This is a predicted complex of two RNAs, RNase P RNA and transfer RNA, with 427 nucleotides together. Model confidence (mean pLDDT): 78 of 100. Rfam match: Bacterial RNase P class A. Rfam classes the family as a ribozyme.
RNA sequence: UGAGCAGAUCGAGCAGCCGCGGGCAUAAGGCGAAAGCCUGUGCGUGAGGAAAGUCCGGGCUCCAUAGGGCAAGGAUAACGGGUAACGCCCGCCGGGGGUGACCCCAGGACAAGUGCAACAGAGAUAUACCGCUGCGGGGGCUCGCACCCGCGCAGUAAGGGUGGAAAGGCGAGGUAAGAGCUCACCCAUCGUCCGGAGACGGAACGAUGCUGUAAACUCUAUCCGGAGCAACGCCGUGGAGGGACAUAAGAUCGGCCCGGUCGUCCCGAGGAGGCGGCUGGAACGCAUCGGCAACGGUGCGUCUAGAUAGAUGGCUGUUUGAGACAGAACCCGGCUUACAGAUCUGGUCAAUAC
RNA sequence: GCUGUUAUAGCUCAGCAGGUAGAGCGCAUCCUUGGUAAGGAUGAGGUCCCCGGUUCGAAUCCGGGUAACAGCU
Numbered sequence: 001u002g003a004g005c006a007g008a009u010c011g012a013g014c015a016g017c018c019g020c021g022g023g024c025a026u027a028a029g030g031c032g033a034a035a036g037c038c039u040g041u042g043c044g045u046g047a048g049g050a051a052a053g054u055c056c057g058g059g060c061u062c063c064a065u066a067g068g069g070c071a072a073g074g075a076u077a078a079c080g081g082g083u084a085a086c087g088c089c090c091g092c093c094g095g096g097g098g099u100g101a102c103c104c105c106a107g108g109a110c111a112a113g114u115g116c117a118a119c120a121g122a123g124a125u126a127u128a129c130c131g132c133u134g135c136g137g138g139g140g141c142u143c144g145c146a147c148c149c150g151c152g153c154a155g156u157a158a159g160g161g162u163g164g165a166a167a168g169g170c171g172a173g174g175u176a177a178g179a180g181c182u183c184a185c186c187c188a189u190c191g192u193c194c195g196g197a198g199a200c201g202g203a204a205c206g207a208u209g210c211u212g213u214a215a216a217c218u219c220u221a222u223c224c225g226g227a228g229c230a231a232c233g234c235c236g237u238g239g240a241g242g243g244a245c246a247u248a249a250g251a252u253c254g255g256c257c258c259g260g261u262c263g264u265c266c267c268g269a270g271g272a273g274g275c276g277g278c279u280g281g282a283a284c285g286c287a288u289c290g291g292c293a294a295c296g297g298u299g300c301g302u303c304u305a306g307a308u309a310g311a312u313g314g315c316u317g318u319u320u321g322a323g324a325c326a327g328a329a330c331c332c333g334g335c336u337u338a339c340a341g342a343u344c345u346g347g348u349c350a351a352u353a354c
Numbered sequence: 355g356c357u358g359u360u361a362u363a364g365c366u367c368a369g370c371a372g373g374u375a376g377a378g379c380g381c382a383u384c385c386u387u388g389g390u391a392a393g394g395a396u397g398a399g400g401u402c403c404c405c406g407g408u409u410c411g412a413a414u415c416c417g418g419g420u421a422a423c424a425g426c427u
Base pairs, nucleotide, nucleotide: 001350002349003348005346006345007344008343009342010341012319013318014317015316016315017314018313020046021045023043024042025041026040028039029038030037031036048325052336053335055334056333057332058331059330060228061227062226063225073224074223075222076221077220079091080090081089082088093107094105095104096103097102108219109218113217114216115213116212117211129160130159131156132155133154134153135152136151138149139148140147168186169185171183172182173181187209188208189207190206191205192204193202194201195200232276233275234274235273241267242266243265244264245263250262251261252260253259283302284301285300286299287298288297289296290295355426356425357424358423359422360421361420364379365378366377367376373410381397382396383395384394385393403419404418405417406416407415
């Protein structure tokens, strides 16, 4: 200098003018009996790294439940740790990729059982199509035990071809031909031994040689009650309806009797509406200690939106230039997805110079 | 805001414990008719919404995304 890897941070700043939500103050104006409300004025404050998807985990609330267990259903999956918890994070093991920094893995068990493996191929969990070999028997000729060609029975998984997959690999011995049938080397699984907290690793000996698939049923281990702030709690004008009192008088139901309505008071489900839930919290920043790390302890400091038709915007100037994805709605911890660009830190590879 | 369902041919739908994607209507050509309709025969037409994974193999199984629809005040 070029290429590439990992981690962290920011994601517009400043000035002026106009405007909006929440809070506090208010000796101003209006309304009101008052509490207070509206308008105005002043001060201070007002979106994100993902506020998104709603995919996991929790807080909170109501419902169910004596307590506990089993079953059903669902989720997770090497091992050790972190955490309130997690399917998240850290470390580590095994496997794969890269020259490397480093990255990726739904990574338990098909050797408990069951299912599936289309097409191709002789044969798909077991097989004899071609081939090779032996025996029997037949034919051809140059006439036979020998050469050639059919047939039957048997052996053989070395060779051919099909397939994603064909019964551990390769060499030698062995055999009629062959075959872990035997031997040497290598591979895999299991048992014994050693190391490690463990997954696991190592070498020797012994046994076995076993298709793939569990994001197929299933088995093993662990965890899970359900619903969600439109949860839920409180207030509640009017009012369907119900009850009590008075039924003395009056009105009305065409006249009269009975009865009903018009009167006063009380109760009143759900719904409209209003208030709470609502934001100070497993919070954030800095320092220090423990830990490889995730994370935890201690000290100091900070307060950082709470709307309910829903505020956070617009214009001008300037910074080289403003242009990404995108907008809180009960709150947290994660994951995933979208994203113009900018900055910092630490490794790697290549070339060149000293 | 919360919760759920669906996406397959031009339209309406099957197929989904994995193995070459189908039906009805519609469309095209031919037959039939003097001509048309009806009828008959043949045929075309598919990114199984998109991306990735598991598997020998995915419309189907798993994860992520997109779109449409429905329910709760």